[in-house]
Order: sequence, then structure tokens, then C1' cells
RNA sequence: CUUAUCAAGAGCUGCUGAGGGAUCGGCCCGAUGAAGCACGGCAACCUGCGGAUAGCCGCAAGGUGCCAAUUCCGACGAUCAGUUUUCUGGUCGAUAGAUGAG
Repeated sequence: CUUAUCAAGAGCUGCUGAGGGAUCGGCCCGAUGAAGCACGGCAACCUGCGGAUAGCCGCAAGGUGCCAAUUCCGACGAUCAGUUUUCUGGUCGAUAGAUGAG
């Protein structure tokens, strides 16, 4: 850079011990134990096997990934409603980000 996905799922464990939720704003989580490590678990992108043959289905779980809140919500734009100075809310899309594969 390209492409697919992002509304589901996952610990009443051990060690340790103060931070964490990408960024900014908000709002949250945290000594009833954050982050990390270990074990455990979830899922099935790649992979392997089997069956189909339009791009699917099933089984396994080797390589990744993941295990508070929709990617926690918003951040830019369009549109609708309320208010009508401004602001609030709904829907859709984009941006950004995360993960896989190339």
C1' cells in the first nucleotide's frame, strides 16, 4: 500500500502490584486488584483434512488474534426531527484505529 472483518463469544485461577480503556474531548474501569506474566478460555482470518463445485459446507486447531462497556461514545460530511442564537438526538457514509491475509 491492497483487501476482508469489526452488534456475537471468552476465568468466582495463580504470581505480582497501579494503572488502564490507540490519539484528543467525554464517559468509564481499577486495592471487592489496573497493566504485565503464567495457566485457562473464545473465535475460526490463514492452515490441514473431508464433501460439494461458483467463491459453499463440515471437522480439526498448527500460525496469528482476541477475552469490561458496539472499535465504550463522539471527532469530518450528508440527511431527518426538535430547538431555532446555538445546541441536542436519529440514520447513512467517510476518516482514524484494530486484527488477518497478501